[in-house]
RNA sequence: AUCUUAUAAAGAGUGGCGGAGAGAACAGGCUCUGUGAUGCCCGGCAACCUACGCGCGGCGGUCCGUGACGCAAGGGGCUCCAUCCUGCGGCGCGACCGAAAGAUAAGAG
Repeated sequence: AUCUUAUAAAGAGUGGCGGAGAGAACAGGCUCUGUGAUGCCCGGCAACCUACGCGCGGCGGUCCGUGACGCAAGGGGCUCCAUCCUGCGGCGCGACCGAAAGAUAAGAG
């Protein structure tokens, strides 16, 4: 790379750099953007994994399991207009439901 499963509710800046496009890819729409976007840095948010703590159970090692628990040190993620809509299927034809694709996490190999 690929496969499986789960999630998308909330949250997060009047900062610095930079200077043209950006919202994953293709097409069509819609939107953001020199009142400086996208991006990078810093800051922040959450709590997936690890560590640590606490409770409970096993069991007698200073070990194992477990959690609508705590913490936020390390890894990774996110920081918004919103998975922005349509593309495939369905009907109740609504920007409704599902699928696909993409994203993130855990696992497999």